[in-house]
Overview: The RNA shown here (glmS glucosamine-6-phosphate activated ribozyme aptamer) has 158 nucleotides. It matches the Rfam family "glmS glucosamine-6-phosphate activated ribozyme aptamer". Its family is annotated with regulation of gene expression and catalytic activity in the Gene Ontology. Rfam classes the family as a riboswitch. From the family's description: This entry contains a glucosamine-6-phosphate activated ribozyme that is found in the mRNA for GlmS. GlmS is an enzyme that uses fructose-6-phosphate and glutamine to generate glucosamine-6-phosphate. The ribozyme catalyses self cleavage of the glmS mRNA that is thought to regulate GlmS activity. Model confidence (mean pLDDT): 76 of 100. The sequence was found by an Rfam model in a public genome assembly. Of the family's consensus pairs, 88% are formed in the model.
RNA sequence: AUUCCCCAUCUAGCGCCAUGCACCUGUUGAAAAACAACAGGUUAACGAGGAAAAGGGUUAUCGAAGAUUCGGCGGACGCCCUUUCGCACAGCUUCCGGUGCGGGAUGUACCGGCAAAUAUGCGGGUAACCGCAAAACAAAUACGGUACAAGGAAGCAU
Numbered sequence: 001a002u003u004c005c006c007c008a009u010c011u012a013g014c015g016c017c018a019u020g021c022a023c024c025u026g027u028u029g030a031a032a033a034a035c036a037a038c039a040g041g042u043u044a045a046c047g048a049g050g051a052a053a054a055g056g057g058u059u060a061u062c063g064a065a066g067a068u069u070c071g072g073c074g075g076a077c078g079c080c081c082u083u084u085c086g087c088a089c090a091g092c093u094u095c096c097g098g099u100g101c102g103g104g105a106u107g108u109a110c111c112g113g114c115a116a117a118u119a120u121g122c123g124g125g126u127a128a129c130c131g132c133a134a135a136a137c138a139a140a141u142a143c144g145g146u147a148c149a150a151g152g153a154a155g156c157a158u
Stems, first nucleotide, its partner, number of pairs: 014074004020070001022042008046063003052084007085102005091156006106149007120133005
């Protein structure tokens, strides 16, 4: 590094819908459409990724689809600040200082690299819509590779 088996996890783009907007059905207003009121219902984030500890702040990363993924409530592994702990700074060890980072524990650039939904098919529903199936297609982080860059002093080794 790959494969197989067992266990756990796969729930934090997460949970919810009282009111609104949107959409559907029914009734009424008028005979139809549109519209309005009332009643009932539907939808309301698709996955990827993400935690050293504590406190505070905050509109919390990435793309896909689409253009209500509107709007609202709650939560949150993001980011920033403070303190503490830890790791690295390149032959090894120690010390001082600083910087970056979080037990896979430096930065930059380039290359590699990973999804689900939508759509389609099947089934359910009067309908909005819902469930299931198999296939394709991202970006960022992580990760792999290459290049460059990344303090001082002492001792040891060569």